[in-house]
Parts: sequence; structure tokens; C1' cells
RNA sequence: GGGCAGGGCGCUUAGGGUUCCGUUCGCUUACCGCGAAGCCUGGUCCAAGAAGCACCGCCUUCCCGGCAAAUUCCGGGCAGGUACACGGCGGGCCAAAAUCCCGGGAGAG
Repeated sequence: GGGCAGGGCGCUUAGGGUUCCGUUCGCUUACCGCGAAGCCUGGUCCAAGAAGCACCGCCUUCCCGGCAAAUUCCGGGCAGGUACACGGCGGGCCAAAAUCCCGGGAGAG
């Protein structure tokens, strides 16, 4: 300097804004409607590589079954493992924003 790998879905949370609901304020005879407000608690909604849970996948020891046979092939079971991880600016999606995507990026160690 280069390459490969560091798995996937779901549910949820930190977090996020404001399309809808609600709330507040104003208009209005009128919670019928209209407008404004996310420096409105919230519901819907979005949501983590470096957050959680669980399932699947993959790897390992051992055990069980199959076939003529097997440590080797196929299927199954118990258990174990699946490490580490500082991170902009800027841009993008949806109504909008974000620890979402660009991105385990640039960069740093």
C1' cells in the first nucleotide's frame, strides 16, 4: 500500500421531527370549520455498525439417525462461540428531522 471478513430480519429504546390525530392560541353564535404554533407534554410515523431483546444464519466439541460405508456425505440434538469499534464537514430520503442512508465512509488512534 492492497485484498477478504467482521451476517440477516423482527420487536423495542436513546433519539427525531411535524404528514395525520390530539393540545394550545386566534377567528367564528358555534369543539362546524379556518388559520397559527413542535423553544406544544403526547398518539400515528422515522429510528441506531459502534443501544437492548429474541429468532434465524455461520463456526466448534460431543451425541443420535441414514445408507454397503464414513473423522469425510445427508439430516437432527444438547452445549459453547459470534470479538473489537474514536469518528467529522457536507449531501440525501420521506411531510420533516435524526445516532436513518452516503458510512465499520473521510479522518484519527
Guanidine-I riboswitch aptamer from Pseudooceanicola sp. HF7, 109 nucleotides, folded computationally. It matches the Rfam family "Guanidine-I riboswitch aptamer". Its family is annotated with regulation of gene expression in the Gene Ontology. Model confidence (mean pLDDT): 85 of 100. The sequence was found by an Rfam model in a public genome assembly.